[in-house]
């Protein structure tokens, strides 16, 4: 360095569940506990899909696919 994910270091993220006199109408978010899982399970709502309502050209979901940016240790 184009590539790759069988084995794998230090570490990183945290599904479900369960609390909060927590935010929010609501999807859902936050915070604490938890460990199913993950090599981009970092980022952005750009394109599908999902899902919500008070139906707006509104909002939630990037741990649901794709895309773009960026990236550690290993292989090779």
């Nucleotide at each position: 360095u184009a590539u790759c994910a069988a084995a794998c270091a230090g570490g990183c993220u945290a599904a479900a569940c369960u609390c909060a006199u927590c935010u929010g109408u609501g999807a859902a978010g936050u915070g604490a506990g938890g460990a199913c899982a993950g090599a981009a399970a970092g980022u952005u709502a750009u394109g599908g899909g999902u899902c919500u309502c008070a139906a707006g050209u509104a909002g939630a979901u990037u741990g649901c696919c794709a895309a773009a940016c960026u990236g550690c240790a290993g292989a090779a």
Molecule: c-di-GMP-I riboswitch aptamer
Organism: Campylobacterota bacterium